The prediction has a mean pLDDT of 76. FMN riboswitch aptamer (RFN element) from Leucobacter sp. UCD-THU, 136 nucleotides, folded computationally. The sequence is in RNAcentral, with records from Rfam and Ribocentre.
[in-house]
RNA sequence: GGCGUGUUCCGGGGUCGGUGUGAUUCCGAACCGGCGGUGACAGCCCGCGAACCUCGCACCCGCGAGGCCGAAUCGGUGAAAUUCCGGUGCCGACGGUGAUGGGCGCGAGCCCUAGUCCGGAUGAGAGGAACGCUGA
Repeated sequence: GGCGUGUUCCGGGGUCGGUGUGAUUCCGAACCGGCGGUGACAGCCCGCGAACCUCGCACCCGCGAGGCCGAAUCGGUGAAAUUCCGGUGCCGACGGUGAUGGGCGCGAGCCCUAGUCCGGAUGAGAGGAACGCUGA
């Protein structure tokens, strides 16, 4: 250094302020960015992963295959960058709930959507790190 094996840890949305009787919801501000790859460093280039759907297997727990799966541009430097530097943007799933937001209604009310709120989840996970053990 490599192979096998075990243990532990890490492993992609949260915060503050304002108005108000009341804010998860309206208004404002700042912050965060999974893993592998890519001529040079990537949330938004390529791929992977959880949820969900279909099919097959399984007494069950589940397992396998397929599907689905967000977001960017302009300028600069350079041999090389949608990755760096500068500018201006955008995204953060799924289910529930259903707003002090939006629409409709004479009205009781109804519909739509947002969300930093609730939930699966003290879960799973692409992988990563450290430490140990066995044999050659």
The source organism's lineage runs through Bacteria, Bacillati, Actinomycetes, Micrococcales and Leucobacter.